[in-house]
RNA sequence: CAGGCCGAGAGGCGCUGCAACGGGCCCCGGGCCCGCCACGCUCGGCCUGGGGCAUCACUGCAAGGGCGCCUCCGGAGA
Numbered sequence: 001c002a003g004g005c006c007g008a009g010a011g012g013c014g015c016u017g018c019a020a021c022g023g024g025c026c027c028c029g030g031g032c033c034c035g036c037c038a039c040g041c042u043c044g045g046c047c048u049g050g051g052g053c054a055u056c057a058c059u060g061c062a063a064g065g066g067c068g069c070c071u072c073c074g075g076a077g078a
Stems, first nucleotide, its partner, number of pairs: 001049009010071006018040001021035006039064001
């Protein structure tokens, strides 16, 4: 650095729907229609692989996530 597993980011309801995914069709390197779809993001722990030769220990740990509504928490209130 990449991939995977687990956990976390207070909790819900409704709506739209890009990517990905599934199905169908076509003029088939792609396009269209339908379905599904608002943790696909970040952080932490672990595993695997690659790179690198880069100290170790201790301590700590957030910031975001379309629109509308609600609950919870904090705050005297805003």